This is a predicted structure of a 73-nucleotide RNA (transfer RNA) from Alosa alosa. The coordinates come from a structure-prediction model, not an experiment, and the mean pLDDT is 82.
[in-house]
Formats: sequence, C1' cells, structure tokens
RNA sequence: GUUUCGGUAGCUUAGUAGGUAGAGCGUUCGGCUGUUAACCGGAAGGUCAGGGGUUCGGGUCCCCUCCGAAACG
Repeated sequence: GUUUCGGUAGCUUAGUAGGUAGAGCGUUCGGCUGUUAACCGGAAGGUCAGGGGUUCGGGUCCCCUCCGAAACG
C1' cells in the first nucleotide's frame, strides 16, 4: 500500500428481508438474613466510532474519515 473482518451501556456482547436498541456481569436501591455472602425484586446507564448520502423511516444499505485485527505485497 491492497483486501477482508470488527467498533452498540463501565466491561463482554446480541441485534441483516430497514420499523420503539436487548442480555449477562458490574453499579445502585429495596426485600430476605443476627451480620456478610448467596438468593429474590426494582432502577439508573446508549449522540449504536465520526461525517455525508438514500429513504416516510438507518445499529442495519451506499460513500469518505478515524481506530483495532488478520491475510497478501
């Protein structure tokens, strides 16, 4: 340099015939318990890497850029 894959919550990630963004762990509040842990219930937490385009509507399709990985040279 070329090609391919990936970037979604604090962490690990799901989410492709385009239609309200989910889970586990963690955090936090409550219940239970003599206490802690475990267990049970609730809550908060996302400009979906950035910008542009198509569309009534984009995490998802198209283009550019940034970051990471792999293959080739």
Rfam family: tRNA. Rfam classes the family as a transfer RNA.